[in-house]
RNA sequence: CCGGGCGUCACGCCUAAUCCGCGGCCGCUCUCGCGCCGCGGAACCGGGGACCCACGCACCGUGGGGCGAAUCGCGGCCCAGCCGCGUAGGGCACCUCUUGCGCCCGAGCCCGUCAGCUAACCCGGUCGGCGACGAGAGGAGACCUG
Numbered sequence: 001c002c003g004g005g006c007g008u009c010a011c012g013c014c015u016a017a018u019c020c021g022c023g024g025c026c027g028c029u030c031u032c033g034c035g036c037c038g039c040g041g042a043a044c045c046g047g048g049g050a051c052c053c054a055c056g057c058a059c060c061g062u063g064g065g066g067c068g069a070a071u072c073g074c075g076g077c078c079c080a081g082c083c084g085c086g087u088a089g090g091g092c093a094c095c096u097c098u099u100g101c102g103c104c105c106g107a108g109c110c111c112g113u114c115a116g117c118u119a120a121c122c123c124g125g126u127c128g129g130c131g132a133c134g135a136g137a138g139g140a141g142a143c144c145u146g
Stems, first nucleotide, its partner, number of pairs: 011131004018042008027034002043126006053116001063114001064111004072086006089105004094139007
């Protein structure tokens, strides 16, 4: 000097996936505190669930349904599938609008014959994965110091 790994901190991104309190373990720590586990609360998110409205209904069934941006079309192959090209749709650094240049995703999972909407009411989730192109106008906030 270059490259790789691990840990911590800060600022941010996708996503609902964030914040706070109490208790326990005495695990880490000189202290402050941290970690893990359990419980509770707030906030955000999802589902079920009347009248009215909508859908004719039952059986058969290629049943039907939900979360999510993640649907649909075409082609190829060694064809239960894999790959490619598009596409509805979605994301890109505090927020909104305008403007220029672009980049990326377009998956996966769940319920189990059952669910339209839906006030009251009921039930559940708070994971996981990542790292950045500017300019103008308006707005909001954070930190430090006094």